Context: one part of a larger RNA
């Protein structure tokens, strides 16, 4: 100087408390451990691994296993020889890779040759998702959006170092003020950026419709007031008033205002810590393989199943289930695409093909809600697992191993032990909708809107963090 303390003082955080909804019990989905297996590819491991890499394993992917094959190679550059093909189509053998046969039969030229491609040969080499993240770059997690981390000059100390950065107030903040052997400065904080909330203005098509006509319908004429869209501005600064304070910084209350003291949300992550993660995104040193640890193919596996754990979904019902009727969104996506009306089917879906490269057309239907009816507390008209049969879709192909529909079946489950998680407002809870990946396949992920709470006395305690101080046989 740090680190640590079941030392002290002060302060903060959904850390506790106050509340709400859960997890832990059930069934299923998914990840992991374990076990099994020819293989169940590999990585991730307290917080910070476990719906994680994977924004989507039937083949492919695929790295694993079995079998069948190749050896200058599936891919790149160079040399020599031969050929005019190669590709494509067809036939045969084969599980296919591959092999054989038939058809088709390069370009330019100064006729020397050159180019392109295939094939044969020799080697230089290719190739490796093989090892080492404890050799590395790059990227990322975490403490933590915590308020810290440092430097120059000066001063003090023999020195390591100290001071500044401590102290008194204050703040979300090393934020600001005052004081002070310090005076300044840098990286952080804040602001500048995006979005949302109000108004003004510019512009009215594909958007909108107040008034005037018109229609089944903003459909058409007309209009750009309004909504909306997307450009540019205004607006919030403790600016004003009162009080407290040290005449300061600031805090408390108020006015005006769409918004008030950082208005809400996002992006943004200092010096560093964990030899943290990643050699399987990529790059890369060294080591290793080279008729194999490389390459191709078919089939299988990654989907196994006495069990254990994590994360979710659906429930156990009456604030509900079922039936009928009826209302209101936003973000998005669309050409190998979205696919309307109509028709068939109980339905999944099929048929159809209008319109749309989209403020124009399609997706589009919201659901909870509201109104009416029924059920009457039951393992039920709750719950839907499981299984049988019959179908639909995608795709060479749904047996291992996809999703959906109809009929039948109708399991556990009556609110969950010890323990434990999230959340402070348009939040929790609850309801549906969209997108990426994607031929097909979400209860996951990323977004969107609808309905919309309860509670916070307080900081004694648990956890984590910050500042000062103290002790130490620790570095």
């Nucleotide at each position: 100087u740090g680190a640590c303390g079941g030392g002290g003082a002060c302060c903060c955080g959904c850390a506790c408390a106050a509340g709400c909804a859960g997890u832990g019990g059930a069934g299923u989905a998914u990840g992991u451990g374990g076990u099994u297996u020819a293989a169940u590819u590999c990585g991730a491991a307290g917080c910070a691994a476990c719906g994680c890499g994977a924004a989507g394993a039937a083949c492919c992917u695929u790295a694993c296993c079995a079998g069948g094959u190749c050896u200058u190679g599936a891919c790149a550059u160079c040399c020599c020889g031969a050929u005019g093909a190669a590709a494509c189509a067809c036939g045969c053998a084969g599980a296919g890779a591959u092999g054989c046969g038939u058809g088709c039969c390069c370009u330019c030229u100064u006729c020397g040759g050159a180019g392109c491609a295939u094939u044969g040969g020799a080697g230089a080499c290719a190739g490796g998702u093989g090892g080492u993240g404890c050799a590395u770059g790059g990227u990322u997690g975490u403490c933590g959006u915590c308020a810290g981390c440092u430097c120059g000059u000066g001063u003090c100390g023999u020195g390591a170092g100290a001071u500044g950065u401590u102290g008194g107030g204050u703040u979300a903040a090393g934020u600001c003020c005052c004081g002070c052997a310090a005076c300044g400065a840098g990286c952080g904080c804040a602001a500048c950026c995006c979005u949302u909330g109000a108004c003004u203005u510019u512009a009215g098509u594909u958007g909108c419709c107040a008034g005037c006509a018109u229609u089944g319908a903003g459909u058409u004429g007309g209009g750009c007031a309004c909504u909306c869209u997307a450009g540019a501005g205004u607006g919030a600064c403790u600016g004003c008033c009162g009080g407290u304070g040290a005449c300061a910084a600031a805090c408390c209350g108020g006015a005006g205002g769409a918004a008030g003291g950082u208005g809400g949300g996002g992006a943004u992550g200092a010096c560093g810590u964990c030899a943290a993660a990643u050699c399987a995104u990529c790059a890369u040193g060294c080591c290793c393989c080279u008729u194999a640890u490389g390459a191709c193919c078919u089939g299988g596996g990654c989907u196994a199943c006495a069990c254990a754990c994590g994360u979710a979904c659906u429930a156990c019902a009456a604030u509900g289930g079922c039936c009928g009727a009826u209302a209101c969104a936003a973000c998005g996506g669309g050409a190998a695409g979205c696919g309307a009306a109509g028709u068939g089917g109980c339905g999944a879906c099929a048929u159809g093909g209008a319109g749309c490269c989209a403020a124009u057309c399609c997706u589009u239907a919201u659901a909870a809600g509201c109104c009416g009816g029924u059920c009457u507390c039951a393992g039920u008209u709750c719950g839907g697992a499981u299984u049988g049969c019959a179908g639909g879709c995608u795709g060479c192909a749904a047996c291992u191993c996809g999703c959906c529909u109809g009929c039948a079946u109708g399991a556990a489950g009556u609110c969950g032990g010890a323990a434990u998680u999230g959340c402070u407002a348009g939040u929790a809870a609850u309801c549906g909708c969209g997108g990426a990946u994607c031929a097909g396949c979400a209860u996951g992920c990323c977004g969107c809107g609808g309905u919309g709470a309860a509670u916070a006395c307080g900081u004694u305690c648990c956890c984590g963090g910050g500042u000062c101080u103290u002790g130490u046989a620790c570095a």
Record summary
Predicted 3D model of a 475-nucleotide part of an RNA (small-subunit ribosomal RNA, 3' major domain) from a soil metagenome. Rfam family: Bacterial small subunit ribosomal RNA. Gene Ontology terms of the family: ribosome and structural constituent of ribosome. The RNAcentral record of the full RNA draws on SILVA.